[in-house]
């Protein structure tokens, strides 16, 4: 140097053009308990790696470009 994969909540993940973007997990609070674990219910929490573009409308499609990872030279 060349190609493909991966990048969404604190962690693991979903979602392949359509309305307020979600699940589990964790944190905080509340229940339940003599106190905790567990176990029920709640709240918080995101510029969808980053910047152009297309589109009425983009996390999804197009560059380009950044960080990781595989392979090939």
């Nucleotide at each position: 140097g060349c190609g493909c994969c991966u990048g969404u909540a604190g962690c693991u993940c979903a979602g392949u053009g359509g309305a307020u973007a979600g699940a589990g997990u964790g944190c905080c609070c509340g229940g339940c308990u003599a106190c905790g674990a567990a176990c029920c219910g709640g709240u918080c929490g995101g510029u969808c790696g980053u910047a152009g573009g297309u589109u009425c409308g983009a996390a999804u499609c197009c560059u380009a470009u950044c960080a990781g990872g595989c392979g090939c030279g």
Molecule: transfer RNA
Organism: Clostridiales bacterium